[in-house]
Context: one part of a larger RNA
RNA sequence: AAGUUGUUAAGGAACUCGGCAAGAUUACCUCAUAAGUUUGACGACAAGAGGUACCACUUAUAUAAUUUAUUAUAUAGGGCGGUGGCACAGAAUCGGAGGCCCCGACUGUUUACUAAAAACACAAUUCAGUGCAAUGAUGAAUAUCAUAGUAUACUGGAUGAAAUUUGCCCGAUGCCAUUAAUAUAAGAGAGGUCAUAGUAAAAUGUGACUAAUUGAAAGUCUGGUUAAUAGCGGUCUUAACCAUGAGGAUCCUAAGGUAGCAAAAUCAGUUGGCCAUUAAAUGUGGUCCGGUAUCAAUAGUGUAACGAUGGUCUCACUGUCUCUACAACUUGCUCA
Numbered sequence: 001a002a003g004u005u006g007u008u009a010a011g012g013a014a015c016u017c018g019g020c021a022a023g024a025u026u027a028c029c030u031c032a033u034a035a036g037u038u039u040g041a042c043g044a045c046a047a048g049a050g051g052u053a054c055c056a057c058u059u060a061u062a063u064a065a066u067u068u069a070u071u072a073u074a075u076a077g078g079g080c081g082g083u084g085g086c087a088c089a090g091a092a093u094c095g096g097a098g099g100c101c102c103c104g105a106c107u108g109u110u111u112a113c114u115a116a117a118a119a120c121a122c123a124a125u126u127c128a129g130u131g132c133a134a135u136g137a138u139g140a141a142u143a144u145c146a147u148a149g150u151a152u153a154c155u156g157g158a159u160g161a162a163a164u165u166u167g168c169c170c171g172a173u174g175c176c177a178u179u180a181a182u183a184u185a186a187g188a189g190a191g192g193u194c195a196u197a198g199u200a201a202a203a204u205g206u207g208a209c210u211a212a213u214u215g216a217a218a219g220u221c222u223g224g225u226u227a228a229u230a231g232c233g234g235u236c237u238u239a240a241c242c243a244u245g246a247g248g249a250u251c252c253u254a255a256g257g258u259a260g261c262a263a264a265a266u267c268a269g270u271u272g273g274c275c276a277u278u279a280a281a282u283g284u285g286g287u288c289c290g291g292u293a294u295c296a297a298u299a300g301u302g303u304a305a306c307g308a309u310g311g312u313c314u315c316a317c318u319g320u321c322u323c324u325a326c327a328a329c330u331u332g333c334u335c336a
Base pairs, nucleotide, nucleotide: 001331002330003329004328005327006326007325010322011321014320019317027052028051029050030049031048036042038161053083054082055081057079058078059077060075061074062073063072064071065070066069084088096315097314098313099312100311101310103307104306108120109119124159125158126157127156128155129154130153136145137144138143163301164300165299167232168231172229173228174225175224176223177222187214188213191210192209193208194207195206196205197204233251234250235249236248237247260294261291272288273287274286275285276284277283
């Protein structure tokens, strides 16, 4: 000097990004326990208050023994009086508590070696496919899984408990379905031209070129479909102060953002305005609200319980700090 472990008057988070770290709480018994709520062995060990050693006496219950009215033992015992200590769960071990909000319902899973979460999963909801030699998956294939299952099943996609809801749009893209027509591809191909074999001339065969006609799916077309991919407007004007605009006009569109929520985990403006909290608040909560970039299973909204999640506040507690100091041990260095 560093490290580890303790103790530090008064104050008590003034420390700090942040109570990080440390401390405090910790057992059992009695009493007492709120809001909320999905009514639950929920919240809850809520919170909070008191007790705990030893001795004498007394008393209740049960059992056993014998001297039959006493003794001994046992109990979650009860009552009353006393004794000692600074301290009676006398050590160690051993929950700090509460209020509000965001997110995710929950238990669970995850980046072995920087991320445990609001990410993944989940029960549940919903859509699509599949009738079994199933759809789907693997393989070149026999075949295998799915399944020794059979639509209350299996496969794939999305949302993610329960509650309450899930608005408008099928024009585009995708998917599904119907009927007819059109132009065809490869292929097939009557016939024709040329060459050639053949013959007296032909028939016929072969090759090249050409060609009427025939010829599938997809596409085109017509419908359907959004818990499919997606999308969800301008301009002008208007009520007898001003402002606002229920209303009106007009253009465009497939339809013009509904219910709800909202300075939000939600661009900026923005430290938005107001209220509460503080002596002081870019914080937090409540409220307002054009958010012109919120919004309804890429789910919207609220929520009990839960969370080594995130934010904020209070009590308790403390060397985190005001502001340091001391002690023990370990290591290094200097000197002897």
Large-subunit ribosomal RNA, domain IV from Marasmius tenuissimus, 336 nucleotides, folded computationally. Taxonomically the source falls in Marasmius (Eukaryota, Opisthokonta, Agaricomycetidae, Marasmiaceae).